A computed fold for a 72-nucleotide RNA from a Coriobacteriia bacterium, annotated as transfer RNA. It was read from a public genome assembly. The organism belongs to Coriobacteriia, within Bacteria. The prediction has a mean pLDDT of 84.
[in-house]
């Protein structure tokens, strides 16, 4: 330098045109002498960024950024 893949909650990930979600973690309450486990409720998101297409974009297209793999 070229090619491919990934980027969504604190972490690990699903979702791939029309409602933003799961597990873990976190907070409060219940349970316990206390802790752990368990149960209930809840908070937490510029869907990496910019632009484009569309009635509508996390999702499609282009570019940029970051990370990974391969080639030279």
């Nucleotide at each position: 330098g070229g090619g491919c893949c990934a980027u969504u909650a604190a972490c690990u990930c699903a979702g791939c045109g029309g409602g933003a979600g799961a597990g873990u973690g976190c907070a409060u309450c219940c349970u316990u002498c206390a802790c752990a486990c368990g149960g209930a409720u809840g908070a937490a998101g510029u869907c990496a960024c910019u632009g484009g297409u569309u009635c509508a974009a996390a999702u499609c297209c282009a570019g940029u950024a970051u990370g990974g793999c391969c080639c030279a």